[in-house]
The RNA shown here (c-di-GMP-I riboswitch aptamer) has 78 nucleotides and comes from Geomonas azotofigens. Lineage of the source: Bacteria > Pseudomonadati > Desulfuromonadia > Geobacteraceae > Geomonas.
RNA sequence: CUCCGAUAACGGCAAACCCGGAGCAAUCCGGCGACGCAAAGCCACGGGUCCCUGACAGGGGACAGCCGAGCUACCGAA
Numbered sequence: 001c002u003c004c005g006a007u008a009a010c011g012g013c014a015a016a017c018c019c020g021g022a023g024c025a026a027u028c029c030g031g032c033g034a035c036g037c038a039a040a041g042c043c044a045c046g047g048g049u050c051c052c053u054g055a056c057a058g059g060g061g062a063c064a065g066c067c068g069a070g071c072u073a074c075c076g077a078a
Base pairs, nucleotide, nucleotide: 004076005075012037013036018031019030020029021028022027035065041071042070045068046067047066048063049062050061051060052059053058
């Protein structure tokens, strides 16, 4: 340095519910709260799912805590 991830250490993030707000909606933002997470950090490139529109074809949007890929990163047992 790379791979890897432990009954290690310092910490970190924050599901659902509820409250307030934005949006046609999916969903998002803030607060509360912790189901969990070794990338539950970033990213919409590929797949997938969801929403809107459209006879269809298609078009627009969302999800990174669905999977894969890419970038970055704390610690250091086996």